Molecule: transfer RNA
Organism: uncultured Aureliella sp.
RNA sequence: UUGUAGCUCAGUGGUAGAGCAUCAGACUGCAAAUCUGACUGUCGCGGGUUCGACUCCCGCCAA
Numbered sequence: 001u002u003g004u005a006g007c008u009c010a011g012u013g014g015u016a017g018a019g020c021a022u023c024a025g026a027c028u029g030c031a032a033a034u035c036u037g038a039c040u041g042u043c044g045c046g047g048g049u050u051c052g053a054c055u056c057c058c059g060c061c062a063a
Stems, first nucleotide, its partner, number of pairs: 001063003006020004014051001022038005044060005
């Protein structure tokens, strides 16, 4: 310094997102491409501050 979805990453205090992947449907003679939809998280763990924490503070763990 980093740790957030299966992977790559956003998210500087107000209900956690994108791309890719996966699954289903539409289309097609079949498939690919394309389009539509769905799924996905104890935000590394434990405390603290705060009306409210992925976000600020402390400790721990891992790289």